This is a predicted complex of two RNAs, RNase P RNA and transfer RNA, with 486 nucleotides together. It holds a member of the Rfam family "Bacterial RNase P class A". Rfam's curators write: Ribonuclease P (RNase P) is a ubiquitous endoribonuclease, found in archaea, bacteria and eukarya as well as chloroplasts and mitochondria. Rfam links the family to the GO terms dimeric ribonuclease P complex, tRNA processing and ribonuclease P activity. Its mean pLDDT, the model's own confidence on a scale to 100, is 78.
[in-house]
RNA sequence: CGACGCCGUACAGGCGAUCGCCGGUCCGGAGCCUCACGGCCGAGGACGGGAGGAAAGUCCGAGCUCCACAGAGCGCGAUGCCGGGUAACGCCCGGUGGCGGGAACGCCAAGGAAAGUGCAACAGAGAGAGACCGCCCGGCCUGCUUCGGCACGUCGGGUAAGGGUGAAACGGCGGGGUAAGAGCCCACCGCGUCCACGGUAACGGGGACGGCAGGGCAGACCCCAUCGGGAGCAAGGCCACGUAGGCGGGCAUGCCCGAUCCGCAAGGUGAGGGUGGAGGACGGCUCGUUCGAGCCCGCGGGUAGGCUGCUCGAGGUCGGCAGCAAUGACGACCCUAGAGGAAUGAUACGCCGCCGCGGCGGGGGCGACCCCGCCACGGAACAGAACUCGGCUUACGGACGACGUCGACCA
RNA sequence: GCCCGCGCAGCUCGACUGGCCGAGCGCCCGCCUUGUACCCGGGAGGCUCCGGUUCGAUCCCGGACGCGGGCUCCA
Numbered sequence: 001c002g003a004c005g006c007c008g009u010a011c012a013g014g015c016g017a018u019c020g021c022c023g024g025u026c027c028g029g030a031g032c033c034u035c036a037c038g039g040c041c042g043a044g045g046a047c048g049g050g051a052g053g054a055a056a057g058u059c060c061g062a063g064c065u066c067c068a069c070a071g072a073g074c075g076c077g078a079u080g081c082c083g084g085g086u087a088a089c090g091c092c093c094g095g096u097g098g099c100g101g102g103a104a105c106g107c108c109a110a111g112g113a114a115a116g117u118g119c120a121a122c123a124g125a126g127a128g129a130g131a132c133c134g135c136c137c138g139g140c141c142u143g144c145u146u147c148g149g150c151a152c153g154u155c156g157g158g159u160a161a162g163g164g165u166g167a168a169a170c171g172g173c174g175g176g177g178u179a180a181g182a183g184c185c186c187a188c189c190g191c192g193u194c195c196a197c198g199g200u201a202a203c204g205g206g207g208a209c210g211g212c213a214g215g216g217c218a219g220a221c222c223c224c225a226u227c228g229g230g231a232g233c234a235a236g237g238c239c240a241c242g243u244a245g246g247c248g249g250g251c252a253u254g255c256c257c258g259a260u261c262c263g264c265a266a267g268g269u270g271a272g273g274g275u276g277g278a279g280g281a282c283g284g285c286u287c288g289u290u291c292g293a294g295c296c297c298g299c300g301g302g303u304a305g306g307c308u309g310c311u312c313g314a315g316g317u318c319g320g321c322a323g324c325a326a327u328g329a330c331g332a333c334c335c336u337a338g339a340g341g342a343a344u345g346a347u348a349c350g351c352c353g354c355c356g357c358g359g360c361g362g363g364g365g366c367g368a369c370c371c372c373g374c375c376a377c378g379g380a381a382c383a384g385a386a387c388u389c390g391g392c393u394u395a396c397g398g399a400c401g402a403c404g405u406c407g408a409c410c411a
Numbered sequence: 412g413c414c415c416g417c418g419c420a421g422c423u424c425g426a427c428u429g430g431c432c433g434a435g436c437g438c439c440c441g442c443c444u445u446g447u448a449c450c451c452g453g454g455a456g457g458c459u460c461c462g463g464u465u466c467g468a469u470c471c472c473g474g475a476c477g478c479g480g481g482c483u484c485c486a
Base pairs, nucleotide, nucleotide: 001407002406003405004404005403007401008400009399011397013352014351015350016349017347018346019345021050022049024047025046026045027044031040032039033038052382056393057392059391060390061389062388063387064232065231066230067229071287072286073285074284076228077227078226079225080224081095082094083093084092085091096110097108098107099106100105111223112222116221117220118217119216128170132163133162134159135158136157137156138155139154140153142151143150144149171189172188174186175185176184190212191210192209193208194207195206197204198203236308237307238306239305246299247298248297249296250295251294254275255274256273257272261268262267279291280290281289301485302484315334316333317332318331319330321328322327354379355378356377358375359374360373361372362371363370364369412482413481414480415479416478417477418476421436422435423434424433430466438454439453440452441451459475460474461473462472463471
């Protein structure tokens, strides 16, 4: 110097010309109403503002709003090493262990398989236990014999060391031992239990004992721990306008007591109370609370308007401080779209900036090379607010910096 | 904007509680026929994509992409 890798940081072109777009504040020609003051409408003008790091996917967590003040049990769902951060999180930071990589570094839903249930195709003797081959012992038959035995076959038994199957075969390797073998015994490693030490902890390294029992899958059911009520700004609140407050079906509209009033009376009325009550809150079920005389389903009808929620917020920038860090507290400064099917734009325009390749000139260094200036050509992505935040994921351009590996060249 | 659901052959749908994935129609070749169709025989063709868990994934988990559905107000 180059290539590749890996991690991080900031940025996402600027100014102008011409033509436009959407809000806000102020002024306001003409017109309309009014006797007038004044009001309505508002052509046009001035000033000022107008997307992102992901505005995206809607995957998590919240704020906010409504429904009980958000209740109980079961169910369901999510999360799952340890410590910290945070409003909260499935996010972030630091650590532990494991895995990958040559390294920089990256990845991990990483509790329990000794509560129970289940799964493991094919192959294989056997998949939670197992004798197919083999090895060994004994009996019998046959053959051979150097008469010690040996070989083939068969029957009974021992054996998990070896072969073979498989993704996986019940600790591994070595030695002893044995008829052959086997944690049967021993050393080391692994595993388990206990002890003390270090650490807040996960865990680590160490010692003693056990002698292998208890293989894998929980991103299979499940168990344990923790968390979670539901719906979502088309939430919700207010005001207008308009209609047939229509039709069909279903469920319920119940019972008792009873103030008052009417009445000559019989009787009627029925505030209120008790009990029941379809259905709603409650969108998993039950209980419970509460509302309750209407409710549910289908068809049909009307309106397609305005205001609010709405942007000052767990807000941003800078500074030093605490902390390894995430982050926190403090101080100073800043206000930065609020919107409705939805603006934030366009140009063969000009200048500048950035990057690449090429050319020319100058400078530095012993050198490989580096730096500066000018000219010409080319290039510049993904995308776009819709109640608001914190994250994650995905899409995407070049620049800069740290680190790792390799290569080339120079001294 | 918000909330759900689904992706298997060219089309319409199945199966698989994880172990070589099927049917009907369609397509191609053959047979039959004077010829075409029907019939008959045979064949090709697929789990949307990328990671993870697992011995093994269409199925389980995560992400991406595509498609479909629902949600205003009044009475």